Context: one part of a larger RNA
RNA sequence: GGACGAACGCUGGCGGCGUGCUUAACACAUGCAAGUCGAGCGAGGCCCAACCAGUGGCAACACUGGGGAAUGCCUAGUGGCGAACGGGUGAGUAACACGUGAGGAACCUGCCCCGAAGACUGGGAUAACCCCCCGAAAGGGGAGCUAAUACCAGAUGUCCCUUCCAGAUCGCAUGGUCAGGAAGGGAAAGGUCCGCUGCUUCGGGAGGGCCUCGCGGCCUAUCAGCUUGUUGGUGAGGUAACGGCUCACCAAGGCGACGACGGGUAGCUGGUCUGAGAGGACGAUCAGCCACACUGGGACUGAGACACGGCCCAGACUCCUACGGGAGGCAGCAGCAAGGAAUUUUCGUCAAUGGGGGCAACCCUGAACGAGCAACGCCGCGUGCAGGAUGACGGCCUUCGGGUUGUAAACUGCUUUUUCGGGGGACGAUCGUGACGGUACCCCGGGAAUAAGGCUCGGCUAACUCUGUGCCAGCAGCCGCGGUAAGACAGAGGAGCCAAGCGUUGUCC
Numbered sequence: 001g002g003a004c005g006a007a008c009g010c011u012g013g014c015g016g017c018g019u020g021c022u023u024a025a026c027a028c029a030u031g032c033a034a035g036u037c038g039a040g041c042g043a044g045g046c047c048c049a050a051c052c053a054g055u056g057g058c059a060a061c062a063c064u065g066g067g068g069a070a071u072g073c074c075u076a077g078u079g080g081c082g083a084a085c086g087g088g089u090g091a092g093u094a095a096c097a098c099g100u101g102a103g104g105a106a107c108c109u110g111c112c113c114c115g116a117a118g119a120c121u122g123g124g125a126u127a128a129c130c131c132c133c134c135g136a137a138a139g140g141g142g143a144g145c146u147a148a149u150a151c152c153a154g155a156u157g158u159c160c161c162u163u164c165c166a167g168a169u170c171g172c173a174u175g176g177u178c179a180g181g182a183a184g185g186g187a188a189a190g191g192u193c194c195g196c197u198g199c200u201u202c203g204g205g206a207g208g209g210c211c212u213c214g215c216g217g218c219c220u221a222u223c224a225g226c227u228u229g230u231u232g233g234u235g236a237g238g239u240a241a242c243g244g245c246u247c248a249c250c251a252a253g254g255c256g257a258c259g260a261c262g263g264g265u266a267g268c269u270g271g272u273c274u275g276a277g278a279g280g281a282c283g284a285u286c287a288g289c290c291a292c293a294c295u296g297g298g299a300c301u302g303a304g305a306c307a308c309g310g311c312c313c314a315g316a317c318u319c320c321u322a323c324g325g326g327a328g329g330c331a332g333c334a335g336c337a338a339g340g341a342a343u344u345u346u347c348g349u350c351a352a353u354g355g356g357g358g359c360a361a362c363c364c365u366g367a368a369c370g371a372g373c374a375a376c377g378c379c380g381c382g383u384g385c386a387g388g389a390u391g392a393c394g395g396c397c398u399u400c401g402g403g404u405u406g407u408a409a410a411c412u413g414c415u416u417u418u419u420c421g422g423g424g425g426a427c428g429a430u431c432g433u434g435a436c437g438g439u440a441c442c443c444c445g446g447g448a449a450u451a452a453g454g455c456u457c458g459g460c461u462a463a464c465u466c467u468g469u470g471c472c473a474g475c476a477g478c479c480g481c482g483g484u485a486a487g488a489c490a491g492a493g494g495a496g497c498c499a500a501g502c503g504u505u506g507u508c509c
Stems, first nucleotide, its partner, number of pairs: 001509004006505005013381006019374002021339001028335001030334003035081003040078002043075004051066006088292003098216007107209003112205007120154004129144001131142004159186007167178004190197002218264003225255003230252008267289004271282004294315005317328004345371001347370003353367001354365004384414004394405004419446006428436001453498005458479003464493005474481002
C1' cells in the first nucleotide's frame, strides 16, 4: 500500500447492486417449512328435482315439513406417487473424503425417451363402517360386514434367469459376444369425459448412482517401530457387484526414515485476497462434491435412505400426567434466550423460475421471487453555480504599520440534481394471471430551498502560530515530547488530507 462476512469511536443526505451469528454442532416458546390424486377403491356427508303432507290462494303458484334421483362438491380410510429432491450446518473426517485422470470382461437405476411382445382364468382377506371393551391421555383390544390399479394362486411366454450339451469368434488373466439344443423357473390392472392414460416382460438410450486404481494437496521424529481379520490362500456366506466385507480352515505374512504408527489441526474443490511474477494466506456469499441432523447404535420400507421435519433401542435434557404412563428434537424460514466486540422481519406472494402430485382444473412449495432492517461493502449522485471590496463586522496574530480568515460572507443574477406537492404510470406475461407496486420511470409546480464531517499539522509525513500547563496534566506507530517562552500536552485561530464518511483496532499478503 492492498484486502475484510469485520468490530469500536465521532459523524451521517439519496440511490443501485451485493452482503449480514466468523462465538455456544448451546438450549429453544409460537407459527409456518411436503404434500397430492375422487380419472384406483368402498363408504359417509352437503346441495337438490320428481313425489307426499300441511298452510295461504278462485287459480297459476308461494312458503313450511318429509323425501331423496341425476349432476356437482367435500373427505376420514384404503391404494398410488412423492416424501432419498429442494433447504440448513461444518461437528466429525488426513480418508479414494476431495481434485484430476483412467478402469468396471465385477455392478444397480423409479419417473422420462425409443423399440418388440403381452395383459387369460380364478381365490381369500382387510381398513373404513357397525357393536362391545380398556385407558386421564397418547392410544389399544375383541366380534361382524365390504371394495380395489391392495394381496394370493394357476395359465400363456415374444423374451428373461439358472443348469447342462455342443459350436463360431474375439480378448486384457478370470473370461466376453453371437447363434443352437435340452431341463427347470418367471408376468400383468384397470380407469376414462372415448381423445387417451395406466399395467407386465424384454432390449436400447439419457440422466443418476456404486466400486477399483494412478497422481496431487497440512504440521509434528521432543511420535520409530506398527499390525492378528492383521497379509495372503482355499471354501462358504453376504451384496446390485468385486473384495477380510463376514466366517471356518491353512500359511506367516503385510507396512515403515520415499516417514509407517501415534499426536495436533482441518470439510475438499472451482475459487478469493495479495504479489511484476514465482509464491504466500484463506476456502464467507455463488457453484460442484462430501459429511452430519439432540448424543450413540440399529434396521425397516423403497428404484433410491441406514432416512433433518420416518421407525426401534439406549442416554442426557425439556414438557404433560388421574403416577399407571405418555410427548419432543429449528445445523429449514422467521423469532426467543444465552454466549459474544458483533450479525436482520415472528413481513408479502406463488406473479415469474423451479419442484411434488394430478388427464386437467388445480393444490402444496419460508425452494424461489420480492419487500423490511444495518454506511457492513462496492459503485454513482448531491449538499449549489456565476458575479461580488486594495477587502465589511467578528475572530486570531501583530514589530501596532498591518497581516490573516477572505470572494469567504452580506448583496445581485441563475439553476433545481436531490427534496416537497400534484398528475400519469410500466417492462418483467407468448391466451389468462403482477407479490414487487401506484414501485421504477415520465410530466407539471414551489423554493437555495432538505443535506458535512472525521482525522492530522516535531521527523518519518502534506500542514504553524498564540495562550494555558510546568517531568504535572498528558501524548506516543517508531524515534521520542513535557522539569517557565513546548511548532510534540490542552484550548483557540489558521492550515493539510480524505469525504458520507473519517479514524482506531484485529487478521492476511
The prediction has a mean pLDDT of 87. This is a predicted structure of a 509-nucleotide part of an RNA (small-subunit ribosomal RNA, 5' domain) from an uncultured bacterium. RNAcentral holds the full RNA, with entries from ENA and SILVA.